[in-house]
RNA sequence: GGCCCCAUCGUCUAGUGGUUAGGACAGCAGGUUUUCAAUCUGUUAACCAGAGUUCAAUUCUCUGUGGGGUCA
Numbered sequence: 001g002g003c004c005c006c007a008u009c010g011u012c013u014a015g016u017g018g019u020u021a022g023g024a025c026a027g028c029a030g031g032u033u034u035u036c037a038a039u040c041u042g043u044u045a046a047c048c049a050g051a052g053u054u055c056a057a058u059u060c061u062c063u064g065u066g067g068g069g070u071c072a
Base pairs, nucleotide, nucleotide: 001071002070003069004068005067006066007065010025011024012023013022018055027043028042029041030040031039048064049063050062051061052060
């Protein structure tokens, strides 16, 4: 340098045009417990950036950024 893949809560991940953007762990608050642990309930928190298509984009297209793989 060419080609391919990926980017979503603090972490791991689901969702692939119309969702309340869901789950697990973690965090916070509370219940239970003499206390801790465990357990239960509630709650906070996210679509890499820009442009395009569309009535509507996390999802499709293009460009960029970052990461990974492969060939030389």
The RNA shown here (transfer RNA) has 72 nucleotides and comes from a Candidatus Nanoarchaeia archaeon. Its mean pLDDT, the model's own confidence on a scale to 100, is 80. RNAcentral records the identical sequence in 3 taxa.